The RNA shown here (SAM riboswitch aptamer (S box leader)) has 115 nucleotides and comes from a Saprospiraceae bacterium. Its mean pLDDT, the model's own confidence on a scale to 100, is 77. Lineage of the source: Bacteria > Bacteroidota > Saprospiria > Saprospirales > Saprospiraceae.
RNA sequence: UGCUUAUCAAGAAAGGUGGAGGGAUUUGGCCCUUUGAAACCUUAGCAACCCACAAUGCCAUCGGUAUUGUGAAGGUGCUACGUCCAAUCCUAAUGAAAUUAGGAAUAGAUGAGCC
Repeated sequence: UGCUUAUCAAGAAAGGUGGAGGGAUUUGGCCCUUUGAAACCUUAGCAACCCACAAUGCCAUCGGUAUUGUGAAGGUGCUACGUCCAAUCCUAAUGAAAUUAGGAAUAGAUGAGCC
């Protein structure tokens, strides 16, 4: 990098270096940014998965598995705006257009497993 799978409406900041971009890609928007972007470092914090324990259910045999809760903060991750919003499809509000809401798909991010 690729494949599988779970989650993505919540949560969580300062300082230093740096010096113009950033919010994944394409398009259209909108927003952040010299009152200092990206990136790097330090400290702090948040709590999704991996981790530990307990309860309940199931399988069936001394284990495994699903859900819930508690804990830790070790391995990752994260700390503006719903994954910043929309695009493709379906349903409803309507009979059409626009618009709105919900769902699905595609894509993305993160964790775990595999090659």